[in-house]
RNA sequence: GAGUUUGAUCCUGGCUCAGAUUGAACGCUGGCGGCAUGCUUUACACAUGCAAGUCGAGCGGCAGCGCGGGGGCAACCCUGGCGGCGAGCGGCGAACGGGUGAGGAAUACAUCGGAACGUGUCCCGUAGUGGGGGAUAGCUCGGCGAAAGCCGGAUUAAUACCGCAUAUGCUCUACGGAGGAAAGCCGGGGAUCUGUUACAGGACCUGGCGCUAUGGGAGCGGCCGAUGUCCGAUUAGCUAGUUGGUGAGGUAAUGGCUCACCAAGGCGACGAUCGGUAGCUGGUCUGAGAGGAUGAUCAGCCACACUGGGACUGAGACACGGCCCAGACUCCUACGGGAGGCAGCAGUGGGGAAUUUUGGACAAUGGGGGCAACCCUGAUCCAGCCAUGCCGCGUGCGGGAAGAAGGCCUUCGGGUUGUAAACCGCUUUUAGUCGGGAAGAAAAGGGCGAGGCUAAUACCUUCGUCACUUGACGGUACCGGCGGAAUAAGCACCGGCUAACUACGUGCCAGCAGCCGCGGUAAUACGUAGGGUGCGAGCGUUAAUCGGAAUUACUGGGCGUAAAGAGCGCGCAGGCGGUCGAUCAAGUCGAGUGUGAAAGCCCCCGGCUCAACUGGGGAGGGUCAUUCGAUACUGAUCGACUCGAAGGCAGGAGAGGGUAGUGGAAUUCCCGGUGUAGUGGUGAAAUGCGUAGAUAUCGGGAGGAACACCAGUGGCGAAGGCGACUACCUGGCCUGUUCUUGACGCUGAGGCGCGAAAGCUAGGGGAGCAAACGGGAUUAGAUACCCCGGUAGUCCUAGCCGUAAACGAUGGACACUAGGUGUUGGUGGUAUCAACCCCGCCAGUGCCGAAGCUAACGCAUUAAGUGUCCCGCCUGGGGAGUACGGCCGCAAGGCUAAAACUCAAAGGAAUUGACGGGGGCCCGCACAAGCAGCGGAGCGUGGGGUUUAAUUCGACGCAACGCGAAGAACCUUACCAGGGCUUGACAUGACCAGGAUCCCGGCGGAAACGUCGGUUCCCCGCAAGGGGCCUGGCCACAGGUGUUGCAUGGCUGUCGUCAGCUCGUGUCGUGAGAUGUUGGGUUAAGUCCCGCAACGAGCGCAACCCCUACUGUGUGUUGUAUCACUCACACGGGACUGCCGAGAGAAACUCGGAGGAAGGUGGGGAUGACGUCAAGUCAGCAUGGCCCUUACGUCCUGGGCUACACCCACGCUACAAUGGCCGGUACAACGGGCUGCAAAACCGCGAGGUGGAGCUAAUCCCUUAAAGCCGGUCUCAGUUCGGAUUGUAGGCUGCAACUCGCCUGCAUGAAGCCGGAGUUGCUAGUAACCGCCGGUCAGCAUACGGCGGUGAAUAUGUUCCCGGGCCUUGUACACAC
Repeated sequence: GAGUUUGAUCCUGGCUCAGAUUGAACGCUGGCGGCAUGCUUUACACAUGCAAGUCGAGCGGCAGCGCGGGGGCAACCCUGGCGGCGAGCGGCGAACGGGUGAGGAAUACAUCGGAACGUGUCCCGUAGUGGGGGAUAGCUCGGCGAAAGCCGGAUUAAUACCGCAUAUGCUCUACGGAGGAAAGCCGGGGAUCUGUUACAGGACCUGGCGCUAUGGGAGCGGCCGAUGUCCGAUUAGCUAGUUGGUGAGGUAAUGGCUCACCAAGGCGACGAUCGGUAGCUGGUCUGAGAGGAUGAUCAGCCACACUGGGACUGAGACACGGCCCAGACUCCUACGGGAGGCAGCAGUGGGGAAUUUUGGACAAUGGGGGCAACCCUGAUCCAGCCAUGCCGCGUGCGGGAAGAAGGCCUUCGGGUUGUAAACCGCUUUUAGUCGGGAAGAAAAGGGCGAGGCUAAUACCUUCGUCACUUGACGGUACCGGCGGAAUAAGCACCGGCUAACUACGUGCCAGCAGCCGCGGUAAUACGUAGGGUGCGAGCGUUAAUCGGAAUUACUGGGCGUAAAGAGCGCGCAGGCGGUCGAUCAAGUCGAGUGUGAAAGCCCCCGGCUCAACUGGGGAGGGUCAUUCGAUACUGAUCGACUCGAAGGCAGGAGAGGGUAGUGGAAUUCCCGGUGUAGUGGUGAAAUGCGUAGAUAUCGGGAGGAACACCAGUGGCGAAGGCGACUACCUGGCCUGUUCUUGACGCUGAGGCGCGAAAGCUAGGGGAGCAAACGGGAUUAGAUACCCCGGUAGUCCUAGCCGUAAACGAUGGACACUAGGUGUUGGUGGUAUCAACCCCGCCAGUGCCGAAGCUAACGCAUUAAGUGUCCCGCCUGGGGAGUACGGCCGCAAGGCUAAAACUCAAAGGAAUUGACGGGGGCCCGCACAAGCAGCGGAGCGUGGGGUUUAAUUCGACGCAACGCGAAGAACCUUACCAGGGCUUGACAUGACCAGGAUCCCGGCGGAAACGUCGGUUCCCCGCAAGGGGCCUGGCCACAGGUGUUGCAUGGCUGUCGUCAGCUCGUGUCGUGAGAUGUUGGGUUAAGUCCCGCAACGAGCGCAACCCCUACUGUGUGUUGUAUCACUCACACGGGACUGCCGAGAGAAACUCGGAGGAAGGUGGGGAUGACGUCAAGUCAGCAUGGCCCUUACGUCCUGGGCUACACCCACGCUACAAUGGCCGGUACAACGGGCUGCAAAACCGCGAGGUGGAGCUAAUCCCUUAAAGCCGGUCUCAGUUCGGAUUGUAGGCUGCAACUCGCCUGCAUGAAGCCGGAGUUGCUAGUAACCGCCGGUCAGCAUACGGCGGUGAAUAUGUUCCCGGGCCUUGUACACAC
């Protein structure tokens, strides 16, 4: 920096990612080289080999080897004489080097200091090195034992051991003195001496190496101190050698290190003690830094060496490859007894995700021994193994478009892989092969020369010179030749974060996933492929650390509401602290010195071809030590001051606290009177009380608790809290004065005290109220809400408890920073006789607001502003304020306070919506007021259900159900059964063959179809041939009412003809958003007016369009006998709140009126904003994907969609007298008609038939409208109501009315007597009633769409139901109740 809480926003906050890193491991892959690293786990157990020896110039010697000598024919024997040397004595080393990190929280480590010490070898100095003695290994002899090993006898040496002498210095001392050393060996030598047969040897001289004593040094080591060094307080007290002293012992040395005695101390909240964890450091990783994490390799220190303990030797050890004891384990054994210690280098087993060769060499560096040569050295230097890491190199370079083939995608055109390949040219690093070939060797030994020592040209030693000898690595690095693109690329990822996209498969399956999250049939997220991106001999994953994380905040956070102020006070320690002066110099600042090892990091220069790596130089690094200096600030000491703080004096207010007493009102109870049937209670009731006299009312009495009015965002108190009155005791506060003290102050971990209510203990008290409990209601239930009762308790005394939304959810103190306006207490000024008023000051308590702050809300001199000081507290949600432990409590419980596990959030504030049995305003046949219905009956139609071979499919609250369907007997038709067809019923194209097709006829068949026969064509062209058309074959393809309306277009429904929905610019807000569109009026309306940080605009509203009502003009057939009227058509007019009055301050507007056919949108229609419902439709059409292809396509016959115990929806007809029936009689409009409407006339009871005039229609026809009116009849009945059902006889349409049409006549005459809960429509030419017409249609309307006729009732109103609009409010809702 990003992702992730939300519809969106800001904030808080956690989780996650991108980076760097690693002694890594795992998966896939793997060409070369350089440098480095490599048991992090079982301090588990170890086979085998090696890792510490060396010195013969200390010694006695001679087991083995070689040489020489002697003997022997030879085998062989003898000989320490020589080179040398096993074992042994002796010296030095073995305490280094190498390994490991178990233990250890301090005896360690780091840094800086200190005093009471030691020190082999080394360096410098001083003084010595004289003279004796006795042993003992070995060897040899003997013995024991399986072995390891041991014992005894004899004999022998020393630089082994012990005395004596000497003592410069040394040690002790009582200052008189006393004590205490030594070792020799090697080389050389002229004279002299000694010695011997002689050689040799010795004395002597000299050089070297040693030895002894002692002083000093260097380096090393021991000891002491200061500071620093992990977590836990759910570890708070620890300590008897403990702390100190005296004396003694002990040590190299100080010291309770040890002991005796004496004293009673010592440590601890600045964290003792205890528990857990851990080797420490230089450094390493990360980070801007501060920090955090870490302590492999390299380097310093410590600790350890099978486990535990112990000492010995020694300069040094309490000793990795030494000893003793104990233990565990392993091995050997003759069972008696012995041996061992890889945390050395290799290696083995085991453990584990995991870590190498039983290699070479001492050539170099270093170490031990030695005079030296030299020997030893798994230290070390090299090599081997492993991509474990870092670094470098390569796998080719240039050209090459027909943009090849193949792959993948595709809208089928193409795109992409891709200059990539092929092909042409070039180069040869690496690998291969052949050849050449270093440095590491400045060193040591040896030769020569010069100097030093010395009597000396000897010896020894130093320097110079010669280049003879010495290389594990290794014929390695490096160089050259040869040949040939030849020998060399993978891994992860591609939804966002995060660079990179398509196809197929899969279908909440398989799977992915770091977080958010993908997958339920179109997955850029799974798997595969193509393509792409990133890195590259590696790439990913896992684990781990830091970072990002300001997410523990020192740098650098917070606490009103997000997690977080302790309920409140007093106060010890601690922290912080007013003004002036002096002194000091602890903090602070500056300078110097010392130290802060090397390596590492950084800079510069250099060496490997570069780099990694490495050499040299420099810089840097401490809260360090020390010296000097500075003195502003802090501190310390001293002196002073008054403004902080406190006190005095004079006033003042108050439900501040405690104790005692007093009072009235009210409730209840008791007694008495009056009085009678109820009372009480609730939404309504009931339980309860009451004729044994209640309630009501009057009088009297008892008792307890609480104190009306006053009373007030009034007062007091630290908080909890405090309310009648009086007295006493008592705390705090305010004002005035400026008299006293002189910083006496603030805060406050622990501690102590106070602390509502409830609760607890003991004893009182108990009127009212009232947990629990009982009863009555409510309810689906009602362990509640409501009602009737009622016990603890509430009250008092004494004592516990110690918690609350103990809240201002805001710790305390001080200072500063605009104002305005209330109120409480006090006081000053002016003025007044006085009281007010007015202007100030101080202290409290409210409201509103500036700056500022805040995520916002909000806070704002009573801060949440600006600062200082101190305390408390927070660090994601849940688990959990829980468990365990501790402390407190009589108990209840309180305080302190986790973890496992689990989630990706949990939250705060604000925004827009939606919702509310929230509020306000308003509208609608929404209710109300009415009228007519539905729901009951029969029937029609549709749906559910059931049934069926099939009862095709869709539509499902409103907004599916007389809906798609404006009309299923066949057809339709999609369904079922059966019979057929397969380029197909239909389209286009190609190839081949044939021919017309049509039409007619025979046979089979239910038909489709099959089969047989007959007849027979058009155009161009002379012809051949071609074309059209048809049939057959074959190939592309057709076809699908199969699926997905949740992949879609289009269309439609609905909210809703509701009045809303938005935009531009501006403004406000961190932002989502707001404003505009809210407000005051008004309207049917976001309609209009006014106001206004808004100003404008768009889609809606309205208007424009159509019909209708009035009228004018024109026209006038088919209307009218004629003119006029009516009528018809066309074009105009008319209505605009225009006029008057009223309403109000204006306007919009409203009300009333005039005129007018019509008056305030005149009535009706068309017209449906942004959007909502994944609403409906893949079966109207179109269409992506998927599916079927002798079938899910297509043809045919028959059946089904018409079924029927039931249920629902919409209708029709009724139940009758406002009626039925009969007779007579009157008046419409919209429409339709040539495949048609059909008149007159005649026939039939009728449906209808015959008939055919007329009409392509203001002409003719459908076409008699009906209700109505007049007259008659019926007389309340299942009827002369009602017409279902059934029988029968007919008519019509049609190929065909059986399943399954309509109509007519006659006969039959069911249910039904006005319909439960509930529910629908309608506000005027409306409802209701009445008929007529049309589309569909061969036929089939109770449906649908229109038309006219007759023609009402009611609306006080907006409380309620339903729906809607605007404003506002709450919200833990947003798939939105």
Molecule: small-subunit ribosomal RNA
Organism: uncultured bacterium